[in-house]
C1' cells in the first nucleotide's frame, strides 16, 4: 500500500420568519430514536387468586460465571462446515422404561420367516436289459439337521430420535391492566338451572379439596361513551470519571453535573439562506432507515454516509 | 395499544416428517357433432420469501412479508 476479519462510535450544523403540543400569571422554557420498529424473550407495575395435594401442560438444556430476570451477556470445552489466515457459523442432558425409523432390503431393534449353498433320505427322471434286476450321481421335486450374509439403506445389532426419562424454572391476565368522579337507563320482558337433597362463582387445564353462596346464565331491548389518576426522579443519564476485585460480562465503594416529551386521534413541523459530506468537467443533483403511546434490560430486523481501535495474509521500502 | 390465528396450481381445498404434493372447477390441445353445448382422452399449472434441525420438511424451529379475528 492493496484487499480482508473483528469490535466500538456518530447518525448533519447554524441563522431568520411562521406554525403546533405541554408547563407557566407573564416573560419565557421545553419537545422522538439507535433502532422509538417487530412484539420474539425477560422483568418492574397493576388487578384477581393464594390451607393444600395429585395428574397433565409450557419453557430451557456441554461446563462455569453474571444479572432484578432472561432463551440475553461473558469465559471456556468437544464435534461438523466455510476460509490460506485472522475469524465466522452451527450442534451439544439421557436411552433403563414407552414408542417411531417411509422406500429398498433376508432382517429396522423382535434377530434372522423366505431365499441361497452343500450334505442325508425318499421319489421322479437318465443309462443297460426281454424281464427280474443292476448302474451312474449330471437334472427336477419333497424332507431333515446345518452353514452363510454378497447385495439394500441415512442407519445392520453398534444405534439415532421423540409427546419417553432426568434436572431446573413457570399461578393467570396485561395500562383497552386497575382505581376514582360525573352523565344516562328498564329494579321492567322471555327462557334454562336453583334456593341447604344447594344452582352458580372463584381457586391455572383437569380431579380432589377449600372458600363464597341466593341468586345466576343466556336472549332480545334501553342507556352512556366525558373527565382524572396510573404517567415518568428512575434496576436514571453523563464525565469513554476515579479506586478495589475479576481474563471478561459484571460487582462494591466514592466525587461532580443534569433531569432533558408525557400527548389521547394524538404536538415534535414548514419555508428561505449559509456551511459540511458524496456524485459530476460544469450546470446541477443527492444527504439513509425511520416517528414515542406505562416503563425498563435484551434479541432480531431496516439503515445514505463517515470516524476510531485491534488482528491475520501478501507485496514494496528501510 | 394489547392478544391470537392464517398463507398450498388461476379459484376452492387435501396431505402421521417418507413414492413423482392429491382432488374438483377453470385453462389448452385432440376426439365425438353439420355446428355449438354436454361427454370422453391427454396436458399445463402451486407449498408466501430466506435460513436452520433432520437420512429426508408443505409439516418442526427462527427471521421477514402480507392478511384476518378478538379485546373498552
Nucleotide at each position: 500500500a492493496u484487499a480482508g476479519c473483528a469490535g466500538g462510535c456518530c447518525g448533519g450544523u447554524c441563522u431568520a420568519u411562521c406554525g403546533c403540543g405541554c408547563c407557566g400569571a407573564a416573560a419565557g422554557g421545553u419537545g422522538a430514536g439507535g433502532a422509538a420498529a417487530g412484539u420474539c424473550c425477560g422483568g418492574g407495575c397493576a388487578g384477581c387468586a393464594c390451607a393444600g395435594a395429585g395428574c397433565a401442560c409450557c419453557g430451557c438444556a456441554g461446563c462455569g460465571g453474571u444479572u432484578a430476570a432472561c432463551g440475553g451477556c461473558c469465559g471456556u470445552c468437544a464435534g461438523g462446515c466455510a476460509g490460506a489466515a485472522a475469524u465466522g457459523u452451527u450442534u451439544g442432558g439421557u436411552c433403563a422404561c414407552u414408542g417411531c425409523u417411509a422406500c429398498a432390503g433376508a432382517g429396522a431393534c423382535g434377530a434372522g420367516a423366505u431365499c441361497g449353498c452343500g450334505u442325508u433320505u425318499c421319489u421322479u427322471g437318465c443309462c443297460c436289459g426281454a424281464a427280474a434286476g443292476g448302474g451312474a450321481a449330471a437334472g427336477g421335486g419333497a424332507u431333515a439337521a446345518g452353514c452363510g450374509a454378497g447385495g439394500u439403506g441415512a442407519a445392520a445389532c453398534g444405534a439415532g430420535c421423540a409427546a419417553a426419562c432426568u434436572g431446573c424454572g413457570g399461578g393467570c391476565u396485561g395500562c383497552a391492566a386497575u382505581u376514582c368522579c360525573a352523565u344516562g337507563u328498564a329494579a321492567a320482558c322471555c327462557g334454562g338451572c336453583g334456593u341447604c337433597u344447594g344452582a352458580g362463582c372463584g381457586u391455572u387445564g383437569c380431579u380432589c379439596g377449600c372458600g363464597c353462596g341466593a341468586g345466576u346464565c343466556g336472549g332480545a331491548g334501553g342507556g352512556u361513551a366525558g373527565g382524572a389518576a396510573g404517567c415518568g426522579a428512575g434496576a436514571g443519564a453523563g464525565a469513554g470519571g476515579c479506586a478495589u476485585g475479576g481474563u471478561a460480562a459484571c460487582a462494591u465503594g466514592u466525587u461532580c453535573u443534569c433531569c432533558g416529551a408525557g400527548a389521547u386521534u394524538a404536538a415534535u413541523g414548514a419555508u428561505a439562506g449559509a456551511c459540511g459530506c458524496c456524485c459530476g468537467a460544469a450546470a446541477g443533483g443527492g444527504u439513509a432507515c425511520a416517528g414515542a403511546a406505562c416503563c425498563c434490560g435484551g434479541c432480531u430486523u431496516a439503515c445514505a454516509g463517515g470516524c476510531c481501535u485491534g488482528c491475520g495474509c501478501u507485496c514494496c521500502u528501510u | 395499544g394489547g392478544u391470537g390465528c392464517c398463507a398450498u396450481c388461476g379459484u376452492a381445498u387435501a396431505a402421521c416428517g417418507g413414492u413423482u404434493a392429491g382432488u374438483a372447477c377453470u385453462c389448452a390441445a385432440g376426439a365425438u357433432u353439420u355446428u355449438c353445448a354436454u361427454u370422453c382422452u391427454u396436458g399445463c399449472a402451486a407449498u408466501a420469501g430466506g435460513g436452520g434441525u433432520u437420512c429426508g420438511a408443505u409439516u418442526c424451529c427462527c427471521c421477514u412479508u402480507g392478511g384476518c379475528a378478538c379485546u373498552a
This is a predicted complex of two RNAs, RNase P RNA and transfer RNA, with 390 nucleotides together.